[in-house]
Molecule: transfer RNA
Organism: Vitis vinifera
RNA sequence: GCGUUUGUAGUCCAACGGUUAGGAUAAUUGCCUUCCAAGCAAUAGACCCGGGUUUAACUCCCGGCAUGUGAA
Numbered sequence: 001g002c003g004u005u006u007g008u009a010g011u012c013c014a015a016c017g018g019u020u021a022g023g024a025u026a027a028u029u030g031c032c033u034u035c036c037a038a039g040c041a042a043u044a045g046a047c048c049c050g051g052g053u054u055u056a057a058c059u060c061c062c063g064g065c066a067u068g069u070g071a072a
Stems, first nucleotide, its partner, number of pairs: 002070003006066002010025004018055001027043005048064005
């Protein structure tokens, strides 16, 4: 350089083109407890970048970037 896979919260994963992008874990706060842990409840936190298609894009298309992988 070529083909191909994957980019979503601090981390790991979901999401038929259509309601406020969901879950686990971590974080914070409260409850509980003599205290801690565990448990329960709540809060905040994300769509890699640019363009295109569409009434509407995390989703489809193109380019770029990053990562994994294959052949040579």